[in-house]
RNA sequence: GGGGGUAUAGCUCAGUUGGCUAGAGCACCUGCUUUGCAAGCAGGGGAUCGUCGGUUCGACUCCGACUAUCUCCA
Numbered sequence: 001g002g003g004g005g006u007a008u009a010g011c012u013c014a015g016u017u018g019g020c021u022a023g024a025g026c027a028c029c030u031g032c033u034u035u036g037c038a039a040g041c042a043g044g045g046g047a048u049c050g051u052c053g054g055u056u057c058g059a060c061u062c063c064g065a066c067u068a069u070c071u072c073c074a
Stems, first nucleotide, its partner, number of pairs: 001073007010026004019057001028044005050066005
């Protein structure tokens, strides 16, 4: 220098032939239960979907550039 993969909640991930501005597990908070802790049960909060543009009535999803990271080639 060139090719490819990945980027979504605190963590690990799902969700793509575009259609309710998005879900799970763990973690976190509250309550119940317990002498207390853990476990269990009930409820709750948390994401501007890496950044900036473009296409579209509508974008996590399609297109372009860039950033970070992993990998292959030279």
Predicted 3D model of a 74-nucleotide RNA (transfer RNA) from a Bacteroidales bacterium. It was read from a public genome assembly. The source organism's lineage runs through Bacteria, Pseudomonadati, Bacteroidota, Bacteroidia and Bacteroidales.